[in-house]
RNAcentral holds the sequence, with entries from ENA and Greengenes. Small-subunit ribosomal RNA from uncultured Thermodesulfobacterium sp., 1479 nucleotides, folded computationally. It matches the Rfam family "Bacterial small subunit ribosomal RNA". Gene Ontology terms of the family: structural constituent of ribosome and ribosome.
RNA sequence: AGCGAACGCUGGCGGCGCGCCUAACACAUGCAAGUCGAGCGCGAAAGGGGUUUCGACCCUGAGUAGAGCGGCGCACGGGUGAGUAACACGUGGGUAACCUCCCUUAAGGUGGGGGAUAACUCCCCGAAAGGGGAGCUAAUACCGCAUGUCUUUCGAGGGUCUAUGGACCUUGGAAAGAAAGAUAGCGGGUAACUGCUGUCGCCUUAAGAAGGGCCCGCGGCCCAUCAGCUAGUUGGUAGGGUAAUGGCCUACCAAGGCGAUGACGGGUAGCUGGUCUAAGAGGACGGCCAGCCACACUGGGACUGGAACACGGCCCAGACUCCUACGGGAGGCAGCAGUGGGGAAUCUUGCGCAAUGGGCGAAAGCCUGACGCAGCGACGCCGCGUGGGUGAUGAAGGCCUUCGGGUCGUAAAACCCUGUCAGAGGGGAAGAAACCUUAUGGGUGAAUAGCCCAUAAGCUGACGGUACCCUCAGAGGAAGCACCGGCUAACUCCGUGCCAGCAGCCGCGGUAAAACGGAGGGUGCAAGCGUUGCUCGGAAUCACUGGGCGUAAAGCGCGCGUAGGCGGGAAGGCAAGUCGGUGGUGAAAGCCCUUGGCUUAACCAAGGAAUUGCUGUCGAAACUGUCUUUCUUUGAGUGCGGGAGAGGAGAGCGGAAUUCUCGGUGUAGGGGUGAAAUCCGUAGAUAUCGGGAAGAACACCCGGUGGCGAAGGCGGCUCUCUGGAACGCAACUGACGCUGAGGUGCGAAAGCGUGGGGAGCAAACAGGAUUAGAUACCCUGGUAGUCCACGCCCUAAACGAUGGUCACUAGGUGUAGGAGGUUUUAAUACUUUCUGUGCCGAAGCUAACGCGUUAAGUGACCCGCCUGGGGAGUACGGCCGCAAGGUUAAAACUCAAAGGAAUUGACGGGGGCCCGCACAAGCGGUGGAGCAUGUGGUUUAAUUCGAUGCAACGCGAAAAACCUUACCUGGGCUUGACAUCUUUCGGAACCUGGUGGAAACACUAGGUUGCCCGCAAGGGAACCGAGAGACAGGUGCUGCAUGGCUGUCGUCAGCUCGUGCCGUGAGGUGUUGGGUUAAGUCCCAUAACGAGCGCAACCCCUGCCUUUAGUUGCGACCGGUAACGCCGAGCACUCUAGAGGGACUGCCUGGGAUAACCAGGAGGAAGGUGGGGAUGACGUCAAGUCAGCAUGGCCCUUACGUCCAGGGCUACACACGUGCUACAAUGGCUGGUACAGAGGGAUGCAAAGCCGCGAGGUGGAGCAAAUCCCAGAAAACCGGCCUCAGUUCAGAUCGGAGGCUGCAACUCGCCUCCGUGAAGGCGGAAUCGCUAGUAAUCGCGGAUCAGCAGGCCGCGGUGAAUACGUUCCCGGGCCUUGUACACACCGCCCGUCACACCACGAAAGUCGGCUGUACCCGAAGUCGCUGAGCCAACCCGUAAGGGAGGUAGGCGCCGAAGGUAUGGUCGGUGAUUGGGGUG
Repeated sequence: AGCGAACGCUGGCGGCGCGCCUAACACAUGCAAGUCGAGCGCGAAAGGGGUUUCGACCCUGAGUAGAGCGGCGCACGGGUGAGUAACACGUGGGUAACCUCCCUUAAGGUGGGGGAUAACUCCCCGAAAGGGGAGCUAAUACCGCAUGUCUUUCGAGGGUCUAUGGACCUUGGAAAGAAAGAUAGCGGGUAACUGCUGUCGCCUUAAGAAGGGCCCGCGGCCCAUCAGCUAGUUGGUAGGGUAAUGGCCUACCAAGGCGAUGACGGGUAGCUGGUCUAAGAGGACGGCCAGCCACACUGGGACUGGAACACGGCCCAGACUCCUACGGGAGGCAGCAGUGGGGAAUCUUGCGCAAUGGGCGAAAGCCUGACGCAGCGACGCCGCGUGGGUGAUGAAGGCCUUCGGGUCGUAAAACCCUGUCAGAGGGGAAGAAACCUUAUGGGUGAAUAGCCCAUAAGCUGACGGUACCCUCAGAGGAAGCACCGGCUAACUCCGUGCCAGCAGCCGCGGUAAAACGGAGGGUGCAAGCGUUGCUCGGAAUCACUGGGCGUAAAGCGCGCGUAGGCGGGAAGGCAAGUCGGUGGUGAAAGCCCUUGGCUUAACCAAGGAAUUGCUGUCGAAACUGUCUUUCUUUGAGUGCGGGAGAGGAGAGCGGAAUUCUCGGUGUAGGGGUGAAAUCCGUAGAUAUCGGGAAGAACACCCGGUGGCGAAGGCGGCUCUCUGGAACGCAACUGACGCUGAGGUGCGAAAGCGUGGGGAGCAAACAGGAUUAGAUACCCUGGUAGUCCACGCCCUAAACGAUGGUCACUAGGUGUAGGAGGUUUUAAUACUUUCUGUGCCGAAGCUAACGCGUUAAGUGACCCGCCUGGGGAGUACGGCCGCAAGGUUAAAACUCAAAGGAAUUGACGGGGGCCCGCACAAGCGGUGGAGCAUGUGGUUUAAUUCGAUGCAACGCGAAAAACCUUACCUGGGCUUGACAUCUUUCGGAACCUGGUGGAAACACUAGGUUGCCCGCAAGGGAACCGAGAGACAGGUGCUGCAUGGCUGUCGUCAGCUCGUGCCGUGAGGUGUUGGGUUAAGUCCCAUAACGAGCGCAACCCCUGCCUUUAGUUGCGACCGGUAACGCCGAGCACUCUAGAGGGACUGCCUGGGAUAACCAGGAGGAAGGUGGGGAUGACGUCAAGUCAGCAUGGCCCUUACGUCCAGGGCUACACACGUGCUACAAUGGCUGGUACAGAGGGAUGCAAAGCCGCGAGGUGGAGCAAAUCCCAGAAAACCGGCCUCAGUUCAGAUCGGAGGCUGCAACUCGCCUCCGUGAAGGCGGAAUCGCUAGUAAUCGCGGAUCAGCAGGCCGCGGUGAAUACGUUCCCGGGCCUUGUACACACCGCCCGUCACACCACGAAAGUCGGCUGUACCCGAAGUCGCUGAGCCAACCCGUAAGGGAGGUAGGCGCCGAAGGUAUGGUCGGUGAUUGGGGUG
């Protein structure tokens, strides 16, 4: 794009078309083929009239109706598509092998006789359908005879053609062969009948027109898993048969015929013009219309006829239906309607012969379900309408909303118009002209008959009162369907929550869905719109046009070669292909163009073009083909010559090694492995020496990236036989060539058969190890086999994953063989060329990788092969094989991919380089104990919540007794504990009480008035209370809707961009490489050049110096004081805190590419980033947090909000993390005595003094702090005691007594004193921190805080050890490699087993379809034979009778259906079984 469609929703009108695609299933009823009285004989009745003796008769109806004989028609028209793969169809030819009723033309004829028979009458049989007998009769029915223009046959002669048989014409001869009458007018006749003219008919012949039969070339489906088929088969002769050829049929003879150019078989199918699609070539289809064919319930058969093997004829058989008196009969809608059935599905039992066409007839006319019309169906195509204009407050309403508004939307309303369609009324066609009748005229004719022609008039319409026209009224009656994630045009809200559902493909849906459902809006079509099915297209996805095969699917494992295909140079001939002209044909319709007719269009008409084809004929000769005792040499081959080689086959020989065996020497091990063991060995091994035996293979040498072979493959030496290739020469042949479907041969290893052989090795097997296991890898053994001979097998990653041949298209370099040239005395070197074999590369090709004169480049020829993955190289069938198996080779079903090459990552028990307290080296810990704290778990009314590997667990929590608090129990409140606003009432605010109660709260009493306006009453502002309404509130959910913030990789050195360049592209380059660095730090190189975020630096602290400043700090000098920086004075020093300086590889030496940089040195307080901090790139983990805050959505609203009391977060059989204190002598206790830093302090820090053993109390000086206080620093140091003990260690636990804070220490705080004195004696596996002022150790301060610190954040004191080094563990960076990974190795993924479902194979069988063969039976019927029964016509005969001829019957051949037996093939089903697919 299309459709003979169907289904869903919807549906106003008209025109033109179309309408059982399924059951060629079965059919009720009606109709669809008759007509002619001008061929013939017969011949009613009702009704009407008349007569009547009531029996009836006569006339009319009427020679009508009717049947019969006879003629023509019924073979056309109409239906259907079953069968058919065929001369059925299409196309072009042939018929010298034929027919043709009716029609036309022409010629001739139509004489004279005969005998019957239907109808009818009578009789009989039968239920019926029907039938029998006797009798009568006619013809255009039937039969002799005559005539013979002529026709046929036979024989003779001549002519014209032809294709070889032969055809046609012609001359005279022989034989045979015809016929029917009817009617109009006129005339004759009483009539029967008859003459003439006309018309119709009849007979013969020739021709025409039209139609048909038969034959042939070519063309158009699938399967080779159908490969061989054939007995009337193929041909001949003779005969039969037919209109006619023919094996069509019969007899005989011969043995042929067909087939890979696809016979035979199977499946499917009516063919064509055309139709749909497509740019075309093609592909698919064959409905309507038209041509041909076939069929008519199924099968068989003939009759009649010009034509049939006959849709509405006959006979027989079968199935089915109907009638029946059971004896017997009837029937065939695939004609038009219609019915049932089947189906997703396909119409009225209509009108008319008015038109067109057909049959009969002289005609009128009759018949015609052909046809013309109407009806039903949106089934299709076409046309029209459902209104037009104006109309903004952008109405109402809906939907959305950021709440401003937006949108439906000029849409509506409203106003002004129009009048198609439908409705009503009125008018009203064309389609019709003939035939015929009448009249007139003309012609023919004897004719005013008849016949013919012309003119005039008359008659004829189913559709239909339809088309069309006019009038009337009034916007009035007339819009839906699908879609809106991408493809693909059209977006929002709500609902739903991997549910319900959608889906053509990809895919949507798991709480924000443009994808589901609804709504609003939009998009697209429109009386339709969607869906489904089917065809073509896109699909170059079967590739003729127009594809491929190294790695994506695809080169046969390799030769030889048959058919076939293709084929070198020159000349001539032919003209098959090819090309050109012309003739015929290519039906009509259709398509296309032009014009025309319906108002337009669809539709229809006319003309043209086209019909790419087939065929005849004439011509051309370049190319292909073909022919030629023809020519040529370059392709191919032969010959000659000297060389190379693991080429093949056979025979023989050789040495080394292994093993075995014999003997000697010799002693305890050997062997084997990662380490071992099994194993061998004191019966003497291994080792070593000598002798012998056997089999197999020929050394790491030569040896090569080398050589040979078609491939498989070939490796010691010699001999024999033998194949091939290369090179040189140019003598010979003269295209002898290339490829190669089938075919045939070869064909590694393993395997098989028979017979040998067997040293080593070694499947299977055994043992030992390894291991979770180890039917493996390793070890010790070991049988087939490996070897030989003969015969099979026939596969492979049989690979260059690359078929063969030829030609052409830059080079460079190696190597093997041959030949030539130059050079050398020679070796050699250089060079040219041919052949082979490698590497690198131009152009070109390729998806890329890569290939590149050895092509995967450019061409030619031939073969093989491919067409998504799985199923499957499987099943079935065939062929081969001894078997194993091989070869050929599907389908169901299933998936939305399977693949190739390359890219970026990630990963690797891959590689290289390099970092990090990563390991190692060290020091101290954890893991064991007690306690503290957090977590899990458990418990509980609640033990609120979150954090969960590193990167949760002394974390949020820098303070849970109440509060906090989010949890639980109980008691309360409901505009609320809190915010804003509106409104009503009351009261300033505020303060003080009472009662109940655990409190919250509830109830209630009292006091007191301010500011503004106003004379007052009163009003107002702010605030409070009560009530109402908007709303508040929520630590309720979602960190996977979010912001912000944070953790982590990681302070790791990376992550990117612009432009350029490379690549089809992803992408690469830059950023890689060589060095170097802590660093993508820097240098150099470089198709890159630059740049950004990171690194570094800039900032802060600290270390040195300078300077400024000098109180609260300082203390050197001077002075004062009993003493003290206490004071005067001072600011040098310390210090404080501002500003500066200083360090930059700057200098030297060496190394290094003269670079960057590195090593060492000098100077310096400090040296190579001096130490520390702050600072965290692109990103990753849907990491963490809705409970810090913010926030979308959802949820609660007298509660999931809020207030209160009490309880809980503090539980405890356990488990883990982080800590504290210890286990002691480097210690504990005790006495004495030093030295910090950084902080904090006003509801605060608090001194002195006094009290208490102490916690503390009292006290209150001083201090908003360099001034006062907290505040004693501790370890250390100097003494003393303890002496290795569960202790003078350790301090848990418990008892008692106190202190402090606080409303309150019971659950549940801290401290003090006295007493008690547990575990614990240095910690299993495992594991953590730290590289220097670090670890370790010692104390001090702070935040939080009423109180509570073993935690956290800071501060200083004392102050180490070790680092060889980078193999290993962990993490990380760069380069590289492999990858089937990409939610990226915590990846991916294989097979068994278990379960469910699905399709398929096998299977004892079983059921059916089609079909072969043999035989039996054998209807109808044709044919043949017979025919004693029967028979009018002709012959003989007076007759009887006979003859000729025919016929009933009988017999025979053939023969449908049926039967019996046995095969083939296809399909269904089958217990069980096998694998396969999906989950």
Background
Model confidence (mean pLDDT): 86 of 100.